[in-house]
Context: one part of a larger RNA
Molecule: small-subunit ribosomal RNA, 5' domain
Organism: uncultured bacterium
Formats: sequence, C1' cells, structure tokens
RNA sequence: GAUGAACGCUGGCGGCGUGCCUAACACAUGCAAGUCGAGCGGGGUAUAAGCUUUCGGGCAUAUACUUUAGCGGCGGACGGGUGAGUAACGCGUGGGCAACCUGCCGAACGGACUGGGAUAACAGCGGGAAACCGUUGCUAAUACCGGAUAAGCUCCCGUGGCCGCAUGGUCGAGGGAGAAAAGGAGAGAUCCGCCGAACGAGGGGCCCGCGUCUGAUUAGCUAGUUGGUGGGGUAGAGGCUCACCAAGGCGACGAUCAGUAGCCGACCUGAGAGGGUGAUCGGCCACAUUGGGACUGAGACACGGCCCAAACUCCUACGGGAGGCAGCAGUGAGGGAUAUUGCACAAUGGAGGAAACUCUGAUGCAGCAACGCCGCGUGAGGGAAGAAGGUCUUCGGAUCGUAAACCUCUAUCGACGGGGACGAAGAAACUGACGGUACCCGAGUAAGAAGCCCCGGCUAACUACGUGCCAGCAGCCGCGGUAAAACGUAGGGGGCAAGCGUUAUCC
Repeated sequence: GAUGAACGCUGGCGGCGUGCCUAACACAUGCAAGUCGAGCGGGGUAUAAGCUUUCGGGCAUAUACUUUAGCGGCGGACGGGUGAGUAACGCGUGGGCAACCUGCCGAACGGACUGGGAUAACAGCGGGAAACCGUUGCUAAUACCGGAUAAGCUCCCGUGGCCGCAUGGUCGAGGGAGAAAAGGAGAGAUCCGCCGAACGAGGGGCCCGCGUCUGAUUAGCUAGUUGGUGGGGUAGAGGCUCACCAAGGCGACGAUCAGUAGCCGACCUGAGAGGGUGAUCGGCCACAUUGGGACUGAGACACGGCCCAAACUCCUACGGGAGGCAGCAGUGAGGGAUAUUGCACAAUGGAGGAAACUCUGAUGCAGCAACGCCGCGUGAGGGAAGAAGGUCUUCGGAUCGUAAACCUCUAUCGACGGGGACGAAGAAACUGACGGUACCCGAGUAAGAAGCCCCGGCUAACUACGUGCCAGCAGCCGCGGUAAAACGUAGGGGGCAAGCGUUAUCC
C1' cells in the first nucleotide's frame, strides 16, 4: 500500500459499488419455464331458429365467447447457481479438419399429388388408502403410416476435366436403385407455416505446437497397454470398441505415485523485473443429494426430464408411494463473519404467439450492513474584562484560550411547506416498479450531527497524582522493586477523522 474481511470503541448525510471466503451440510413455505385455440377433437356458457315434450325439460345444428385438462408444435440444452471434481488439450495462445454437425435467422432455387389405419381426451366397467393403473367403446389433426412425383440429394456401376496435402478434393455427362411434404388464417389480395437441395451468418465438435503448482524422504510405469489388419460404432478422425497378429509405448528434458488447485481476461503490490491472488464483472470448463445409464431431440447423457442403485427425509390403510434450493428470498446447523420469505415486467434481454398478449426471483429497482471508494456537513466573521472553571505552579504566575460568553452573518445536509421529471419508443395517443424519488423554489433556527488511537526510542506529541517487580504495559528494544514522560487516572499535546484502532493475509 491492499482486502468479499472480522473484532473493540464511536457513528450525521449522499452517490456508486460490494455482501456465506466456513458445511458441494440439511432444508419448512412461496415463487424461479412456459406458450400457441390462427395445428386438433372435446368440455362449459350465451344466443338463434328446428324437432320433441310428462311443459320441469330433452335432442341435434349454427354462431359467439371461454377453457382447467388432453393430442400436437416450439421452448424446457438458453438464462440463473456453485467450484465439489479436474495437473487435463481442462484452460490460455497460435494453427488444422482432404475427418465433422448445426433448430431458429438471412438471401436465393425447386416442390406439396393421392390414400389409409389408429389413439388420448371423452364415456362405461373395474382395481388402489394414495400415487396412479387396467379394460371395453367412440373421435380429430400441422400426430402416425402407405403409394406417386424427384430439379437437386444419397448409394452402386462407370466416365471426362481441373486441382491438391497422403488417404484425396471439386466440377460435369451416362446407366441403375432409393428417400419428401401440412396445413392454418383471411371476403380477397395475401400472410404464417410444410418438404427437398444448396449458400451464408452465428453456434458447436474433434485434432495438433507451445505454456500452465509442490514433493525424488515417489524411480521405474503400462495389457487395450503401443502398433497393424479387419469388423462394429459415431456427425466425424481415432485402441472409441471388438476379433486376430506383432511386442511394443512412456521415463532424470522427471514417467508413475502422492499432495494441492477450476483456468484465463484481470486484481493487489512493485521504478521495473518479479511476487501474490483468481471475490464482484467478462470468456471457457466442470458439476446439480451420491454413483451409474440411456431416451427424446438440431443440440443433453439434461439443476427445477426419465430409469436403476445407495444414503437421507416425508406420507401410508404396511400392500406401496413422494422428494432433491450449488435458482430468488427464507430456516436450522457450522462459523470470527456475510442481507429482504420486498416491488415491477415500466425499461433491456429471453421463450412462445400472426398479433393482442402471456411467462420471465434473467433483469430493472427498492430494503438491510460505515463492508469499500468518493463527496459533503457538524458553522463563518468579529470578540481580552485574557471571565468562570479545570490543570500545573518557584504562589509571582502559566496554560486550556478567541476557545466560551456576547455581537453580526449564512443555511450545505437534516427536518417542514409548495412544485416536480428524464428514463417512453416512429409525428400524435396509451404505457413508469423505481417515485411524489432526483431536482427546483420557499420559509426558518446555529439549531439536530465527533470520535478513535497515541505521546520512552524507533515515531509527531509531557506534566501531575496514584501504584511500588504489585497491579499492569509490550510490534522490537524493553518498562514497573517509593519522585515511573513506558502501568492507571487527570490536565495538556500529537495523529487521523465518520471514522479510528486491533487481528488475519499478500506485496
């Protein structure tokens, strides 16, 4: 000098930041991911006219509105959290992919013909304490499945040009085989979608060079191990996986083992070189009670999805079930220690939707905390009878001290009254959580606002009394045993100041 600090004493205001570093301990409660009725069938309500009626009503149709659930689509792989694991192509940096994928978005090309069978919802029956389940029957679609068509695409055969970086890449002619589609809204124009192929943008996957802590009181390590051939697998290269074959591969330039640790941009310090750190913010990675697994999907081996195992908690009719805050608040526990079960989607951004809009503990704000940085205030000028009082005293005085009183002035902040935003958009209108906030004006009183540490040397600041190796101080040297500037108190002084000291840690 610095800190995500804590502790002691003290504490006026504002702005901007920051706030579980410990138990990746356990969690009550609420919320944090939905949305689309312009994909689909049904339900409900209202109205209309029709049929029927035992005059209560019932039935079917149409229209409008609505919708908890259901089928279907998109999203739940983003956003948010945490740092356990990881010494690794994990990260950083620079390259490679003739070895790859890519929903939504942009620009452009070609196409959508014709059929079919189900199923949930619903209804009936049944089982269960519940969670939920079984069975029978009905029905729709942008759900599912056939057939057709195929510019282009994929595979096989075969061929020409050009090119390269080894396998090869790219463009083009021919033959054969194969694979598509979905509709909705609107009076219409048209719009939103669908299928195929290809380009782009953005995103991702894989590979490589170099760099990346400590220990040799860890010296040898390795059997899918190292390489090959072939099969499988993947979007894809690869011992990724498997069969067979060979016997290799790594290591004092530190393998292996052990310990520690998320990495970086950055941050702290330092003249720099360097040393230390990796909170907040940004990028990457890893994880989601522990361990394992796959499914769906453009994308996951998936925090608020599924299955299995385990521990724990809860419900139970004992047969069986339910749960996962390292999301935001909040609780217990741990700890020296770290906040509200707040407001709003107004803005920014995200998901869905044609839109209106809905959702959004992302975010924007507010609350708490001197935790940090910065700014401001606690008054200004005059005022000597140097008052009273305190302390010291050689008793003369000295000092606190222009300090106070007193006079004059001012009003920053706070408190009070009045006005009152920007942030909100395309020219109008509507829309503000923050917020009657910021800010402005007014009135009015010096009123409401100073402490903490130190004074032996280092180190700036000295006397008195008390104590008497006691009580105590102390960072080091060291003070204290009867005149202690070193302990305690007082007066005075020094330093910083809404803080001041102490402790811890780094340079």